[in-house]
RNA sequence: UUUUUUGAGAGUUUGAUCCUGGCUCAGGAUGAACGCUAGCGGUGUGCCUUAGGCAUGCAAGUCGAGCGGGCCAGCUUCGGUUGGUCAGCGGCGGACGGGUGAGUAACGCGUAGGAAUCUACCCUCGGGUGGGGAAUAGCUCGCCGAAAGGCGGGGUAAUACCGCAUAAUCUUUUUAGAAGCAAAGGGCAUAACUGCCCGCCGGAGGAUGAGCCUGCGUCCUAUCAGCUUGUUGGUGGAGUAAUGGUUCACCAAGGCGAUGACGGGUAGCUGGUCUGAGAGGAUGGUCAGCCACAAGGGCACUGAGACACGGGCCCUACACCUACGGGUGGCAGCAACCGGGAAUAUUGCGCAAUGGGCGAAAGCCUGACGCAGCGACAUCGCGUGCGGGAUGAAGGCCUUCGGGUUGUAAACCGCUUUUAUCCCGCUGUCAGGGCGGGAUGAAUAAGCACCUGCAAACUACGUGCCAGCAGCAGCGGUAAUACGUAGGGUGCAAGCGUUAUCCGGAUUUACUGGGCGUAAAGGGUUUCGUAGGCGGUUGAGUAAGUAUCAAGUUAAAGGCCCUGGCUCAACUAGGGAAAAGCUUGAUAGACUGCACGACUAGAGGUUGUUCGAGGGUGCUGGAAUUCCUGGUGGAGGGGUGAAAUCCAUUGAUAUCAGGAAGAACACCAAGGGCGAAGGCAAGCACCUAGGACGCGCCUGACGCUAAGGAACGAAAGCUAGGGUAGCGAAAGGGAUUAGAGACCCCUGUAGUCCUAGCCGUAAACGAUCCUCGCUAGAUGCUCGUUCUUACUUCGGUAGGGAUGAGUGUCGUAGCUAACGCGUUAAGCGAGGCGCCUGGGGAGUACGGCCGCAAGGCUAAAACUCAAAGGAAUUGACGGGAAGGCGCACAACCAGGGGAGUGUGUUGUUUAAUUCGACAAUAAACGAAGAACCUUACCUGGGUUUGACAUAUUACCGUUUAGUUCGUUGGAAACAAUGAAUGAUCCGCAAGGAAGGUAAAACAGCUGCUGCAUGGCUGUCGUCAGCUCGUGCCGUGAGGUGUCGGCUUCAGUGCCGUAACGAGCGCAACCCCCAUCUCGUGUUAAAUAUUCACGAGAAACUGCUCUCUGCUUUGCAGGGGGAGGAAGGAGGGGAUGACGUCAAGUCAGCAUGGCGCUUAUAUCCAGGGCAACAAACACACUACAAUGGCGAAUAACAACGGGUUGCGAGCGAGUAAUCGUAAGCUAAUCCCUGAAAUUUCGCCUCAGUUGGGAUAGUCGUCUGCAAUUCGACGGCUUGAACUUGGACUUGGUAGUAAUCGUGGGUCAGCAAACCGCGGUGAAUACGUUCUCGCCUUUUGUACACACCGCCCGUCAAGUGAGCAAAGUCGGCAGUGCCCGAAGACUGCGUUUUCGUAGGCUAAGGCAAGGUCGGUGAUGAGCACU
Repeated sequence: UUUUUUGAGAGUUUGAUCCUGGCUCAGGAUGAACGCUAGCGGUGUGCCUUAGGCAUGCAAGUCGAGCGGGCCAGCUUCGGUUGGUCAGCGGCGGACGGGUGAGUAACGCGUAGGAAUCUACCCUCGGGUGGGGAAUAGCUCGCCGAAAGGCGGGGUAAUACCGCAUAAUCUUUUUAGAAGCAAAGGGCAUAACUGCCCGCCGGAGGAUGAGCCUGCGUCCUAUCAGCUUGUUGGUGGAGUAAUGGUUCACCAAGGCGAUGACGGGUAGCUGGUCUGAGAGGAUGGUCAGCCACAAGGGCACUGAGACACGGGCCCUACACCUACGGGUGGCAGCAACCGGGAAUAUUGCGCAAUGGGCGAAAGCCUGACGCAGCGACAUCGCGUGCGGGAUGAAGGCCUUCGGGUUGUAAACCGCUUUUAUCCCGCUGUCAGGGCGGGAUGAAUAAGCACCUGCAAACUACGUGCCAGCAGCAGCGGUAAUACGUAGGGUGCAAGCGUUAUCCGGAUUUACUGGGCGUAAAGGGUUUCGUAGGCGGUUGAGUAAGUAUCAAGUUAAAGGCCCUGGCUCAACUAGGGAAAAGCUUGAUAGACUGCACGACUAGAGGUUGUUCGAGGGUGCUGGAAUUCCUGGUGGAGGGGUGAAAUCCAUUGAUAUCAGGAAGAACACCAAGGGCGAAGGCAAGCACCUAGGACGCGCCUGACGCUAAGGAACGAAAGCUAGGGUAGCGAAAGGGAUUAGAGACCCCUGUAGUCCUAGCCGUAAACGAUCCUCGCUAGAUGCUCGUUCUUACUUCGGUAGGGAUGAGUGUCGUAGCUAACGCGUUAAGCGAGGCGCCUGGGGAGUACGGCCGCAAGGCUAAAACUCAAAGGAAUUGACGGGAAGGCGCACAACCAGGGGAGUGUGUUGUUUAAUUCGACAAUAAACGAAGAACCUUACCUGGGUUUGACAUAUUACCGUUUAGUUCGUUGGAAACAAUGAAUGAUCCGCAAGGAAGGUAAAACAGCUGCUGCAUGGCUGUCGUCAGCUCGUGCCGUGAGGUGUCGGCUUCAGUGCCGUAACGAGCGCAACCCCCAUCUCGUGUUAAAUAUUCACGAGAAACUGCUCUCUGCUUUGCAGGGGGAGGAAGGAGGGGAUGACGUCAAGUCAGCAUGGCGCUUAUAUCCAGGGCAACAAACACACUACAAUGGCGAAUAACAACGGGUUGCGAGCGAGUAAUCGUAAGCUAAUCCCUGAAAUUUCGCCUCAGUUGGGAUAGUCGUCUGCAAUUCGACGGCUUGAACUUGGACUUGGUAGUAAUCGUGGGUCAGCAAACCGCGGUGAAUACGUUCUCGCCUUUUGUACACACCGCCCGUCAAGUGAGCAAAGUCGGCAGUGCCCGAAGACUGCGUUUUCGUAGGCUAAGGCAAGGUCGGUGAUGAGCACU
C1' cells in the first nucleotide's frame, strides 16, 4: 500500500438535567418440559430424576480335522462304517464388543518426553518335534439329600497330565568355561515309500496391545495455616513382567507449605459443543479417545492379558425357593415392568451388509450392528393450489349514517396433480421401502402468539382498584388501544407461545477494557522494615526471556475452503489449507535477565552556618480561681428571658492583709513555626532527635515501594497507687413545659492531673496513599545563601534583585458529571501498595485471633426493594438574611362580640321541612321579594304519543277544527254526555291539505356525573408581573435579556451592562365630577342664567426661579415656590396579563355519557319550603340629655319613577285608608311636606315621657283566597337591655360617622340590595411586630411542593435469619474390642491313595551384614 474479516441499543431514580449505578428487555442455543394446534417425507435424536428395585425372553460361544462314549438315521461282508446330534475331557474365546458416570481434584485426563518391562492370536528368520508312564471326567454300580448337589466302588481316551533323552543366539553365574530347561499330534492324497496342509516345542526380530516414570496445564474455599512417622533419604533383603518405601529390618532426620501444603465442598477428563467482533464465558448429551465402576465392601484364583458386568470365595443389605436341615440370585447389555419424576420409546425383524469369536472349511454364535416401530424432540425440504373474476354480493364489525372495512377475498370460469388413495413393472433379507409407468380428483391438509412503551400491529362492547393483566416501567376506582369478548391488524408458520438453563447485550470484575476529593472505594501514621515487584550511565561476555528459520507432533470425526453423491437441502464422500500449543536444532545479540569491569547526575557520608510550641527529665515563676485565718462593714448576695432552689445577722456579697492547694499558662500570636501521624505554647538548665541552606571532598546505584510483621497512635474507657483548685457525665434540687428523663439555674460523684500498665478506635479529613520526572504566570508569609541601597548605638535593622526549601491566595493550558483542581494537580507520564463493584439486611450473625472488661480486627447468608446515590437547575418553603409595598400594623373615629327582633346557615324534627353554596373565596349567598302560582319536596286523586316539537302509515274528515251554553260524578284535574254556532288553503270537479282517532318512531326529566365539558363567575390581585425572536453562555436542565446603582403607584424611567429588540400586562386612549369658552334650547309673562344639551380649551415638569441628585459633568427623579379652577396619576368609575385553586355552577343556558319511559314524565287539591332544645353569620332597634316628646305658615336637596300607572285638590275617618276627581305618556302634572337642622316648651338621670319586644282587641288594604303564612292603622300591654369577656370589623376626606330620600323586584309584602343628596370629623411618630404581596440572596433529604417530608415504639397475625436444653441423621478423623474369606511366613500334627521328585549331612563357592584394623579424598568445627 492492497485485500479479507469485523463490534447497533432501549426502558426504568428527577418537576426537569447531567453523571454514577443496579434491575429489566430485544439475539442465539437446548438430550428439554408444559399449553393450544397439526398434512407429508429425509436425516438425526430420546431416563438429565433413584449407580432405586427388577417378572419374562434374548445379549458368548465354538471346534468331531484333539479324545473316549451315548442316542438317532442310512449302508453293511454284521466285524463295522458314514452322517447327524448330545453331555463330558481337551483347545481357543468368555480381559473384546455393549452399558453407566457412582467414585475420583488424581500422573485421573490433556500435551510433550523418558527407561527399568511384558505381549496370546499375526508376520519374518533360523532350529527341533525321539522314546516312555501314571491317572481322570464321561460311563456303570451303590449310597445321602426336598432340592441344589455330593460321596464311595469299578473301568476308560486324548493335542489333558508327568518323567527320561536331546539343548542354543535361551536361563543362572561368569573372563573363558561349566550347569540347567521342551515338544503333540491330527487331516487329505497314495498300494506303499512318501508328499501336502493344519498344529506343537524352544529361540531371535517385527507389528500390535499393555504396564511404569517425568516437565507443564487442569474448579471453589484462608471463616481450612501449618501438615507428615513409611513420613523424606540411605544400605540390604523380600516382592513384581518391570523401576520405586511397593514392602520389611537397620541407619540418618528429613520432606511439603502464602507461587497456598493440610483440610472442606463440588466434579469423570479430552477432541469438541453453545455463545461472543474478539479476548473470553458456559458446557462435556449423541459420535470418537482415555479413565473408573458392575447390588454395597473386601479378596485372590486361572490366564498372554482380570483382581474379571452375564467367572469364583467371604461379609452385608435385599429378593426368591424350601420337606426348615439347606439352597438360589445380581439388566449401570437389548427390550419390557414397578417406583421416582415436569419428563424420555418396541417384551419388533435380520445376521442380507459392516465388524467380532471359534473352526481347515462349510458353518454356528453375535439385542455389536443393519433395519423397522413410537415421539413435531431437533433440523432440512415440500405441500395446503395456479390464472382470471366488482355488483366491490351476502354476512360480520365500525360509523360523522354519507359510508368504510373484511376484499379479488368468496361465489363463478379455466388449468394443473407435488401430496393423498389405488394398480402394474424393476429392485430389495423382509418392509405399507426405493425407482419407473398409469388411474381418480382441488380434491385429503392452518394454526399459534401478539397489537400501552421498549416492539411490527386499533377499534367497539362488557367490567368498574372488582374480575383480572404484568418481562420492566406499569394498567384497572363508569367513556380502559394495557382486564374479558368480538371485528380488524401484525409476526411466525406445521408449528406457535410459555417455563427452565447457558452465553450475549454487561466496558456490570475492565488482559483487550473501569475506577477510589464530594457518587461504592486511600489502610489512622509509612515511622522502621522482610518476602515480592520495579530500577541511573557505560564496556566487554553469555544466551534464560525475546525474534527469525527448520524439523517433529498436536488420532479420526467436527469447524473453514474446493470438488463429488442422494431431484435440492439437511445428510454424506474425497481432497486441501490455516491457527495456536509443546518438543528439538540453528541463527541474531537491540532490549530485559545473569555473572564481570568502570562511572557520578540518584542515594548516602563529612564539614560550616542556621531554624523551630519536635521529644524527655528536673527546677523555677507570676496573674487568676477556690478554700482557710484575721480586719473593716452591715443586708442583702447570687442567678435568669423572668424567677426559684442556693448563700447570708452563727455576719454573706463587697473590701484589705496573710496563708494553703491544684490545674492551666493572658499579652507576644500571625491560616506564623515544628513533627510521620496523633499532636506540640510560661521561663531556665540538662539529655535527645530532625529539617533547610552553602563551599568543597569522599562512597559508588548502596535506590523506590512494601503483602505479612514491628512501633507509634486524640478523646473516652479499664487496672493499681497517688492527687483533686476549677470544671464536671451520673445523681439531687429549682425553673420551663401538656409532659421535660433536655436546653436555663443551684449543687455535685466518677473523670479531667501524676506514676506504672492496658485499650487501639475518631468527620484519626486535604473526606485527596508513597516516590520520581515534565508542563504559563501573578501575589503574600516563614527559614537559608548571595548581590545591592539606606540607616546604624557597628552587634545589626529595613527595603529591593537573584537563587534554594517550606507554607497560603488567585489563575493559563489541561482535566472533571458538575462543583471544582490547577508546579503543594484532581494536568501529562512511570513504579509499588491498599481499597471498590446496586440499596437495605450489616460492619451484623457464626467461627477464629486480640483484650481484665468495654469491646476491637477479620467477615457472610437467608430475606427484601427497583431503586439507593453525586453534582448542578427551576420553583416552593424557612420560628434564614437584605430591600420595598398595602387601612397590614401603629395613631384616631365608629362599630361587631352581651340584649330584643329580622334574615341566612348548621343541627334536630318531620309525610315533606326541595336543591345548591362550607377557611380566606359558604352563611340578607343563587332568591331584584315561597299565602295559591312560583315549586323542583310530601300526601292523595288523575292522564299515558302525553302540557310541548317533527315526520310516517291506516281510518275519519264540512255531520270537521274552533267558539258558546250546558247535564252527571268529583275537592279540582279529569271522566262520561248533550245542544247551538261554525271557518281556512289547493283544485273546474272528484278529491286533497289542515284537523281528529289509532299505531309505531319519539316527546319529556330541576334525574346522576361541575372529577367528561362549553360558557360565565369567584380568588390570589388592579399585585407588577408573565413571555417571545435572534444572539451569547452552559454537555444539559437552564441562564442572559427580566440583572446592578438611583428612581417610580408601576418590569415607571435614567445610567451601567453579551445582549439587541418585541409581545401580553402598567400607563394612556373611554365615562362621570370639578374650571372656562362657544353654540343651541323649552315646558318661562319677559329677561338673565348659577339650568339642560352639544362642541371645544385646560396640566405637559411646558416655562422660568431655586435647592438637591448615586458616580465628575449631566440624566431619570425628588423638595420648595410662582401662575392657575385644578399641580405633580386633580377625584371617582369601567378596564383584571401568563396562570393557580380537578375553586363554583349539569338548578340560568348549552352539552358528551349514563339512568327513567302507565313513570324519576305530566295535571290537580291540600300541605311543606315559615317546624324549634341549641349553635353560628349578617343586619335593624336600643340602652338615652350632643337625648326623648310636643308645637311652629322657620328652613335647605339630589338621584329617580309614573297610563292595568303616578294621582293633586275637595270631602269622610283619630288613623291605616276610603269616596270623588283635575292634571300628566312628563324640565310642564303627580309621587314630593325631605330629615338631621333651627326656635319655643316639657321631661331631669330613673329601667324613666329611655327602649320598644311580647300580647289582647278593633280595623284598613291587596288579592279567587291572608288559618298554617302578608303589610299597615287605632287603643291597651310595656320584656330584655344602663355601652357589652376572649376576640374581632370598617375607614386616610367630602372619607368615617350621622340624617333622611329614590328605585328595582312586586297584586300585596324590604330591617335586605342598588342609588341619591344633607350635616360633616379625628389621626398617621413610624415599619420592630401581625397578615398579605413583590424583588434579590441563602439552606433544603420538599416538587401532591411545610397542610411537605420523615424518625422511633407498639396489640394481634405473618415471612426470613441467628441462638438454644433436648432429639434425629449424614460425613470425616483417631483410639480400642470382636473379626470372615484369602494371601504370605514360621512351627507342630495329621488325613485317603497313587505316582514322580526328594530330604538331610559333609565339603566348596558366595552377595551382603556385623566386628576389628588402616585411612586416600571430601565435608564440618576449632585454632592460627
RNAcentral holds the sequence, with entries from ENA. The RNA shown here (small-subunit ribosomal RNA) has 1424 nucleotides and comes from a Candidatus Microgenomatia bacterium. It matches the Rfam family "Bacterial small subunit ribosomal RNA".